Overview: This is a predicted complex of two RNAs, RNase P RNA and transfer RNA, with 429 nucleotides together. It holds a member of the Rfam family "Bacterial RNase P class A". Rfam classes the family as a ribozyme.

RNA sequence: GAAGCUGGCCAGACAGUCGCCGCGCUCGUAAGGGCGGGGAGGAAAGUCCGGGCUCCGAAGAGCAGGAUGCCGGUUAACGGCCGGACGCCGUGAGGCGAUGGAAAGUGCCGCAGAAAACAUACCGCCGAUGGCUGCGCGAGCAGAUCAGGCAAGGUUGAAAUGGCGAGGUAAGAGCUCACCGCGCUGGUGGCAACAUCAGUGGCAGGGUAAACCCCAUCCGGAGCAAGACCAAAUAGGCAGGCUAUGGCGUGGCUCGCGUCGCCUGCGGGUAGGUCGCUUGAGCGUCAGGUAACGAAACGCCUAGAGGAAUGACUGUCCAUGACAGAACCCGGCUUAUCGGCUGGCUUCUCCU
RNA sequence: GGGUCGUUAGCUCAGUUGGUUAGAGCAGAGGACUCAUAAUCCUUUGGUCCGCGGUUCAAGUCCGCGACGACCCACCA
Numbered sequence: 001g002a003a004g005c006u007g008g009c010c011a012g013a014c015a016g017u018c019g020c021c022g023c024g025c026u027c028g029u030a031a032g033g034g035c036g037g038g039g040a041g042g043a044a045a046g047u048c049c050g051g052g053c054u055c056c057g058a059a060g061a062g063c064a065g066g067a068u069g070c071c072g073g074u075u076a077a078c079g080g081c082c083g084g085a086c087g088c089c090g091u092g093a094g095g096c097g098a099u100g101g102a103a104a105g106u107g108c109c110g111c112a113g114a115a116a117a118c119a120u121a122c123c124g125c126c127g128a129u130g131g132c133u134g135c136g137c138g139a140g141c142a143g144a145u146c147a148g149g150c151a152a153g154g155u156u157g158a159a160a161u162g163g164c165g166a167g168g169u170a171a172g173a174g175c176u177c178a179c180c181g182c183g184c185u186g187g188u189g190g191c192a193a194c195a196u197c198a199g200u201g202g203c204a205g206g207g208u209a210a211a212c213c214c215c216a217u218c219c220g221g222a223g224c225a226a227g228a229c230c231a232a233a234u235a236g237g238c239a240g241g242c243u244a245u246g247g248c249g250u251g252g253c254u255c256g257c258g259u260c261g262c263c264u265g266c267g268g269g270u271a272g273g274u275c276g277c278u279u280g281a282g283c284g285u286c287a288g289g290u291a292a293c294g295a296a297a298c299g300c301c302u303a304g305a306g307g308a309a310u311g312a313c314u315g316u317c318c319a320u321g322a323c324a325g326a327a328c329c330c331g332g333c334u335u336a337u338c339g340g341c342u343g344g345c346u347u348c349u350c351c352u
Numbered sequence: 353g354g355g356u357c358g359u360u361a362g363c364u365c366a367g368u369u370g371g372u373u374a375g376a377g378c379a380g381a382g383g384a385c386u387c388a389u390a391a392u393c394c395u396u397u398g399g400u401c402c403g404c405g406g407u408u409c410a411a412g413u414c415c416g417c418g419a420c421g422a423c424c425c426a427c428c429a
Stems, first nucleotide, its partner, number of pairs: 001348010012317007020039002023036005041323001045334002048332005053223004060255004065219005070084005085099001086097004100214002105212002107208003122154002124150003129147002132143004162180002165177003181203001182201008227275004237266006246260004268428003282300004288293001318321001353425007362378004371409001380396005402418005
């Protein structure tokens, strides 16, 4: 210098004028006024996970159902995050991985192919053994391949019952041996996943669990339109259905507990106010920890509307400004996003 | 704000326990019948299975993420 990998931060800035929504103080009987101070995001989004909070019957038991899935940690919790192991990709920095179990059981594996899972034999190889034919007096030799032996090679497929080489054989084959892979046993290191070493076994029987399932762990349901209080108004009216071995009490069934009516449709009334509502598992500094995280202490306060505020104009500057707007609140994930700043690291080239 | 469901041909819908040819009706095109049209009969065209990624030998189907669309909800008695 070029090409990359990875983490963090920012998201037009400043000044002025006029507005909008809350809050505090203050003047005023009130209406209203004055002063001060605050006012969107990294995703406020999707609602994909997890929790707080609230109600439902003491949210109780069992089954069913759902979720997660290498190991350890972190946390209120998680499917998140951090660290590690293993596998794959990359020269590398690094990236990606739903990564438990297929010798518990069941199912499925179309077409093709001999055969797709208690194996089997289309082409092929062999003719040791038994039989056959020929020759030979005979021992035997030769031939064909009927029985039979084999699974090396070919063929099919995504996948063919360890791989490769040597020995061996009639031909072959873990049949035997070396190496590799795999299983089992033991040692060592590690909390563990796992790694490694030694011995041993001729291989224990393919794939699929984002098929059922098994194992381990976790999960009651609903959601702020939850829910609580005040106020106002009306016809607890009509029809259909279920009824006490029943209905209902929020989730599918059963039990237990409570209660005596309940469900659907039509019709009637009100669509006002207050709380929930923002001080919180909050943020910053910081002991500790490789890290995620985070004790004590100190400091800080940072929107709370209810047709729903956060805007408009002017001036200056630059890089001419992307995606996008809170609605009970947090922790994550995912998705959208013009760009800019910055930390760490890798590979290649050149110069000294 | 919260919850539930859906997307397959131009339209309305099927598609089973994943199997390789994705179907049906209507519509469209051509032909037959008719003097002609409709109806009817025959033949036929037409698909990025909403998009992207993953699991699998194989995905409309299973899993994840996203896009679009539809529906439901207050209180009183």
The coordinates come from a structure-prediction model, not an experiment, and the mean pLDDT is 80.